[in-house]
Context: one part of a larger RNA
Molecule: small-subunit ribosomal RNA, central domain
Organism: uncultured bacterium
RNA sequence: UUUGGCUUAAAGGGUGCGUAGGCGGUGUGGUCAGUUGGGUGUGAAAUCCCUCGGCUCAACCGAGGAACUGCGCCCAAUACUGCUACACUCGAGGGAGACAGAGGUAAGCGGAACUGAUGGUGGAGCGGUGAAAUGCGUUGAUAUCAUCAGGAACACCAGUGGCGAAGGCGGCUUACUGGGUCUCUUCUGACGCUGAGGCACGAAAGCUAGGGGAGCGAACGGGAUUAGAUACCCCGGUAGUCCUAGCUGUAAACGAUGAGCACUUGAUCGGAGACUCCUCCAUAGGUUUCCGGUCGUAGCGAAAGUGUUAAGUGCUCCGCCUGGGGAGUAUGGUCGCAAGGCUGAAACUC
Numbered sequence: 001u002u003u004g005g006c007u008u009a010a011a012g013g014g015u016g017c018g019u020a021g022g023c024g025g026u027g028u029g030g031u032c033a034g035u036u037g038g039g040u041g042u043g044a045a046a047u048c049c050c051u052c053g054g055c056u057c058a059a060c061c062g063a064g065g066a067a068c069u070g071c072g073c074c075c076a077a078u079a080c081u082g083c084u085a086c087a088c089u090c091g092a093g094g095g096a097g098a099c100a101g102a103g104g105u106a107a108g109c110g111g112a113a114c115u116g117a118u119g120g121u122g123g124a125g126c127g128g129u130g131a132a133a134u135g136c137g138u139u140g141a142u143a144u145c146a147u148c149a150g151g152a153a154c155a156c157c158a159g160u161g162g163c164g165a166a167g168g169c170g171g172c173u174u175a176c177u178g179g180g181u182c183u184c185u186u187c188u189g190a191c192g193c194u195g196a197g198g199c200a201c202g203a204a205a206g207c208u209a210g211g212g213g214a215g216c217g218a219a220c221g222g223g224a225u226u227a228g229a230u231a232c233c234c235c236g237g238u239a240g241u242c243c244u245a246g247c248u249g250u251a252a253a254c255g256a257u258g259a260g261c262a263c264u265u266g267a268u269c270g271g272a273g274a275c276u277c278c279u280c281c282a283u284a285g286g287u288u289u290c291c292g293g294u295c296g297u298a299g300c301g302a303a304a305g306u307g308u309u310a311a312g313u314g315c316u317c318c319g320c321c322u323g324g325g326g327a328g329u330a331u332g333g334u335c336g337c338a339a340g341g342c343u344g345a346a347a348c349u350c
Base pairs, nucleotide, nucleotide: 004321005320006319007304008303012318014201015200016199017198021194022193023192025088026087027086028085029084030083031082033081034080035077036076037075038074039073040072041071042070049065050064051063052062053061054060091191092188093187094186095184096183097182098181099180103177104176105175106174107173108172109171110154114150115149116148117147118146119145120144121143125136126135162169163168206247207246208245209244210243211242215241216240220236221235222234223233258317259316260315261314262313263312266295267294268293269292270291271290272289273288274287275286276285299306300305323350324349325348332343333342334341335340
């Protein structure tokens, strides 16, 4: 290299955009580079193989042949690939008209709850637990009413519902803005797919600077429990959680399942459209496109399962795997303010 794999045994990159590269729709013509056939030159000798021969045999040696699977040149073929010219519309994209949506960013607004403050009523407990205690309370708590302030999150609607590439997105309004679906078949005419490097995005926690701080709450203090209790339970509580600007770049970043295209029995439910029959209208029904589920045929699979959203049948491109531990460690490089990230062994051992 051929070969075998990647849901759960080792193995899909967290996600997208995209450079190089790889691969690439239909028709006709040209070319003949790849490709195929034939010829020719060369492919030293020895070796290997075949047939003979020489040492008594063999090893060994000699002769002849074949082979040297390669390369150059010439001639021919033209299906496929390439190149080139012209054309096409099914792939891809644009246009017009509709539609759904927690897609994104910014600003403003709202009510419930909570906590605090002030004032009123009231007068002995409250709170908490398995039971308690720490804690709060006659300097008037808990409860209740009124007013004010503050921060964070948005009950019901809410749904195996929707949107987004992923992370993720949920009160209301406005502005700006990305993507998608359907119908028409109007335009361009292969403009496509994938994508090493690269660039961008990327939960939570963490970091830097400045704000903010209601509730919750690592650390920490106390009370319990217990043989002990650096915990589980309770009372407090700092960072943090929130905002702005920047960094970090990781997750069971999961469907543990890369992207794209084509093909292969079905049933049923939900979402977004379009068309249509029954005299007309509307609903139901039927047809069809896209998206999201459940169950299942064949097939696949070690099984569990999967099954048109494939883990089926094929093609293209990328990433990754090769016994367990050592170890995602050491070292070097690189990125980061740091924490650390990415890349990533070996000895030894079973």